[in-house]
Context: one part of a larger RNA
Molecule: small-subunit ribosomal RNA, central domain
Organism: uncultured bacterium
RNA sequence: UUGGGUUUAAAGGGUGCGUAGGCGUCCUGGAAAGUUACGGUUGAAAUCUCCUUGCUCAACAAGGAAACUGGCCGUAAAACUAUCAGGAUUGAGUACAUUUGAAGCGGGCGGAAUGUGUCAUGUAGCGGUGAAAUGCUUAAAUAUGACACAAAACACCAAUUGCCAAGGCAGCUCUCUAAACCUGAACUGACGCUGAGGGCCGAAAGCGUGGGGAUCAAACGGGAUUAGAUACCCUGGGUAGUCCACGCCUUAAACGAUGAUUACUGGAUGUGUGCGAUAACACUGUACCCGUCUGAACGAAAAGCAUUAAGUAAUCCACCUGGGGAGUACGAUCGCAAGAUUGAAACUC
Repeated sequence: UUGGGUUUAAAGGGUGCGUAGGCGUCCUGGAAAGUUACGGUUGAAAUCUCCUUGCUCAACAAGGAAACUGGCCGUAAAACUAUCAGGAUUGAGUACAUUUGAAGCGGGCGGAAUGUGUCAUGUAGCGGUGAAAUGCUUAAAUAUGACACAAAACACCAAUUGCCAAGGCAGCUCUCUAAACCUGAACUGACGCUGAGGGCCGAAAGCGUGGGGAUCAAACGGGAUUAGAUACCCUGGGUAGUCCACGCCUUAAACGAUGAUUACUGGAUGUGUGCGAUAACACUGUACCCGUCUGAACGAAAAGCAUUAAGUAAUCCACCUGGGGAGUACGAUCGCAAGAUUGAAACUC
């Protein structure tokens, strides 16, 4: 490389957008590039294959045939692919009307809790643990009440719920932005799928500048535990950080450990949102979404998966090829740095 694979054995890119490329619905006609058939020409010799012959055999050698699966030219065919022209609507999309949601950006508002401050009531403990101690407290703590301020997060509702491409998103409300589904009929007429490079987004931590700093809390301090305890436990100790704005970083068990799209292949049941029907929130039908159970066939090493496939097929992309060395070294690109991306070999089993 081919082949075979990628839930858990090595292997699906973190996610979508999209360039090139690859692949692509139905009908009619043209032309004949690919394609197919036939003919011609060429395809040196040797080699390979078959037949025969010569060395005592064989290797070896000689003769003959076949082959050289290819190239070029001509003629013909027109199903398929490409191409040109015309048409269609079922794929895809657009407009209108309703609906849905923790989808996003920005603003305003709210109550509970926490902390702090002031005042009041009240008096000896509070706190914490397996047990304690550090700690706080007669300079009046803890507890209770009133007022004020600060920052951060939104109990109940809450759910196998919902939304988003993923990361993720939850108090209430307003503006703006995006999306999806259903029903109807109107319009465009293949406009589609995938997507190497590319550029956008991308939890937490971390970095830069400037704010903010209630809580919690790496580091650090103290108290315990212990043989020790650079830990687990405690502290009314505590800095970065956690929060905001702008700019970086670009990684995660970024997981469904399962790439995207399309079609097909049993039942049962729940939920969400529409539509239809109804006197009705009953019953039932239908579409989409999110789940659960069982299970045929099938593939699978098994576990299990099974209309949300890991089944049957098709297209495109990514990735794997024994363990360690190693996601290391070197180089390159990116980054303020931390580091990220790309990514070996010797050697060894």